[in-house]
RNA sequence: GCCCCGUGACAGGGGCGUCCGCGCAUGCGGGCUGAGAAGCACCCUUUGAACCUGAACCAGAUAAUGCUGGCGGAGGAAGUCGCGUGUGCCACCCG
Repeated sequence: GCCCCGUGACAGGGGCGUCCGCGCAUGCGGGCUGAGAAGCACCCUUUGAACCUGAACCAGAUAAUGCUGGCGGAGGAAGUCGCGUGUGCCACCCG
């Protein structure tokens, strides 16, 4: 110096559906799934299934819905720096 692991800072990426009631206008309350269904929150950042595309897709289930599975390791997708440990690798110096 590199690498592995751990950790921190800053930065960045992303989604927000479905059903019912009221209002019926952006809203309010409740049921469902979920980490998250507008939260000062949650998830993810190349070791990338966070998320997007295909997709108004296919099969199954449901009161209904990406609700579950398939599609699918398919195509895309957002990062740098610091600290610690290891003794793993490389180089140099001294004996």
Predicted 3D model of a 95-nucleotide RNA (TPP riboswitch aptamer (THI element)) from Paragemmobacter straminiformis. The sequence was found by an Rfam model in a public genome assembly. Its Rfam family is "TPP riboswitch aptamer (THI element)". From the family's description: Vitamin B(1) in its active form thiamin pyrophosphate (TPP) is an essential coenzyme that is synthesised by coupling of pyrimidine and thiazole moieties in bacteria. The coordinates come from a structure-prediction model, not an experiment, and the mean pLDDT is 79.